RNAcentral holds the sequence, with entries from ENA. A computed fold for a 319-nucleotide RNA from Ottowia sp., annotated as Bacterial RNase P class A. Taxonomically the source falls in Ottowia (Bacteria, Pseudomonadati, Burkholderiales, Comamonadaceae). The gene name in the source record is rnpB. Its Rfam family is "Bacterial RNase P class A". Rfam links the family to the GO terms dimeric ribonuclease P complex, ribonuclease P activity and tRNA processing. Rfam's curators write: Ribonuclease P (RNase P) is a ubiquitous endoribonuclease, found in archaea, bacteria and eukarya as well as chloroplasts and mitochondria. The coordinates come from a structure-prediction model, not an experiment, and the mean pLDDT is 77.

RNA sequence: GAAGCCCGCCAGGCCGCCGCUGGUGCAAGUUGGGAAACCAAGCACUGGAGGAACGUCCGGACUGCACAGGGCAGCGCAGGAGCUAACGGCUCUCCACCGUGAGGUGAGGAUCAGAGCAACAGAGACGAGCCGAUUGAGUUCGGGUGAAACGGGCAAUCUCUGCGCGCAGCAACACCAAGUAGGCCAGCGUUGACUUGACCCGAGGAGCUGGCGGGUAGGUGGCACCGAGCCGGUGGGGCGACCCCCGGCCCAGAUUGAUGGCGGUCACGUCGCGGGCAACCGCGAUGCACAGAAUCCGGCGUAUCGGCGGGCUUCACAC
Numbered sequence: 001g002a003a004g005c006c007c008g009c010c011a012g013g014c015c016g017c018c019g020c021u022g023g024u025g026c027a028a029g030u031u032g033g034g035a036a037a038c039c040a041a042g043c044a045c046u047g048g049a050g051g052a053a054c055g056u057c058c059g060g061a062c063u064g065c066a067c068a069g070g071g072c073a074g075c076g077c078a079g080g081a082g083c084u085a086a087c088g089g090c091u092c093u094c095c096a097c098c099g100u101g102a103g104g105u106g107a108g109g110a111u112c113a114g115a116g117c118a119a120c121a122g123a124g125a126c127g128a129g130c131c132g133a134u135u136g137a138g139u140u141c142g143g144g145u146g147a148a149a150c151g152g153g154c155a156a157u158c159u160c161u162g163c164g165c166g167c168a169g170c171a172a173c174a175c176c177a178a179g180u181a182g183g184c185c186a187g188c189g190u191u192g193a194c195u196u197g198a199c200c201c202g203a204g205g206a207g208c209u210g211g212c213g214g215g216u217a218g219g220u221g222g223c224a225c226c227g228a229g230c231c232g233g234u235g236g237g238g239c240g241a242c243c244c245c246c247g248g249c250c251c252a253g254a255u256u257g258a259u260g261g262c263g264g265u266c267a268c269g270u271c272g273c274g275g276g277c278a279a280c281c282g283c284g285a286u287g288c289a290c291a292g293a294a295u296c297c298g299g300c301g302u303a304u305c306g307g308c309g310g311g312c313u314u315c316a317c318a319c
Base pairs, nucleotide, nucleotide: 001315002314003313004312005311006310007309008308009307010306012266013265014264015263016262017261018260020048021047022046023045024044025043026042030041031040032039033038050290054301055300057299058298059297060296061295062169063168064167065166074165075164076163077162078161079093080092081091082090083089094108095106096105097104098103109160110159114158115157116154117153130143131142132141133140173221174220175219176218183212184211185210186209187208188207194204195203196202229249230248231247232246233245235244236243237242268287269286270285271284272283273282274281275280
């Protein structure tokens, strides 16, 4: 210098104006919506997307139902040792394969328990027969083909072994609670309740009234979390995943579904023009990915313009 391998990180910055949304405080305990439950409205301060918030593929927390215990069925996992709340994840390691190498990949339990399977070729392809030679004797040796031939292979065919899994999911679930319909109880009612009507007559007429409990729409909680929490540490242990200790922090949260828009400026990429030997400078245009929370968390997988940092390998050259 060229070509690669493996990790880690960023994901535009700042200012102004106008909004949206959560929390806290203050204020009338007022106004509006609603039958109610409950929700909304002002001002101030303050929080407000991601490395994947995505796919919803695994694992858990949480919740309800079921449940003495065990088993069958079903589904899943599979070298060994470990990490973890758990895992199909991760780490170390053995083996196999790929790569010159740094490294990468692995669908790596079992084929004397049983079953099944093998194109073409070949006499014969799954189970011992067949052919040739040989021997006292299926006693021993060999058999052109084919990946595999008288013994084996495939478990990514069923199966067996070991281990794991009760089922459903925040539209879980808990609470508050209209109308209509339905249930139960009490009272009244054909000796006319009730409706019509201000009332009476008249007419219609078999229900009417009250209560209770369940519960739909609707509302609130669950739900924004003191936590498998986040950040920092030339603190300790471990090869490592990870664990422990110390210090600091509280960090989005709706269902009308917020997290945005406009302008300026700086940075970066591309293109054009001009200047310059060149590095580069100036001006103009344009671009700035993938994507976006919805109960929460740990993984895996997938998408991603561009950029930064670290470690290592191979080749070439120079000393």